[in-house]
RNA sequence: UGGAACAUGGCGCAACUGGUUAGCGCACCCGUCUGAUAAGCGGGAGGUUGAUGGUUCAAAUCCAUCUGUUCCAACCA
Numbered sequence: 001u002g003g004a005a006c007a008u009g010g011c012g013c014a015a016c017u018g019g020u021u022a023g024c025g026c027a028c029c030c031g032u033c034u035g036a037u038a039a040g041c042g043g044g045a046g047g048u049u050g051a052u053g054g055u056u057c058a059a060a061u062c063c064a065u066c067u068g069u070u071c072c073a074a075c076c077a
Base pairs, nucleotide, nucleotide: 001073002072003071004070005069006068007067010026011025012024013023019057028044029043030042031041032040050066051065052064053063054062
């Protein structure tokens, strides 16, 4: 310098060909159970999907730019 992939609650991951409520597990909080703790069971909170703009009736999803991470190639030595 060129190319590719990825970015979604605290963490790890889903979300089909754009479609009307963004889900799952762990963690967290409350309750239940226990002499107590853990496990189990029931319930709950937590996201404007990396940022900005665009397309569309409608965008996590498509397009452009930027930021970050990873990988490949080239260049230099």